The RNA shown here (transfer RNA) has 73 nucleotides and comes from a Planctomycetota bacterium. NCBI's taxonomy places the organism under Bacteria, Pseudomonadati, Planctomycetota. It matches the Rfam family "tRNA". It is annotated as a transfer RNA. Rfam describes the family as follows. Transfer RNA (tRNA) molecules are approximately 80 nucleotides in length. The RNAcentral record of the sequence draws on ENA.

RNA sequence: GAGGGCGUAGCUCAGCCGGUAGAGCGGCGGCCUUUUAAGCCGCGGGUCCAGGGUUCGAUCCCCUGCGCCCUCA
Numbered sequence: 001g002a003g004g005g006c007g008u009a010g011c012u013c014a015g016c017c018g019g020u021a022g023a024g025c026g027g028c029g030g031c032c033u034u035u036u037a038a039g040c041c042g043c044g045g046g047u048c049c050a051g052g053g054u055u056c057g058a059u060c061c062c063c064u065g066c067g068c069c070c071u072c073a
Base pairs, nucleotide, nucleotide: 001072002071003070004069005068006067007066010025011024012023013022019056027043028042029041030040031039049065050064051063052062053061
């Protein structure tokens, strides 16, 4: 320098045909227990990397940039 993949909750990830986003773990509260752990119930938590475009509407499509990874040179 060229090509490809990825970027979504604190972490690991889903969301695949465009209709304002979910799971597990973790955290917080409660129940149980002499206490802890385990178990059970509940709760909150997100400018979906950034900017722009298309659209009535974008995490999703298009362009540019940034970061990480892989391949080639």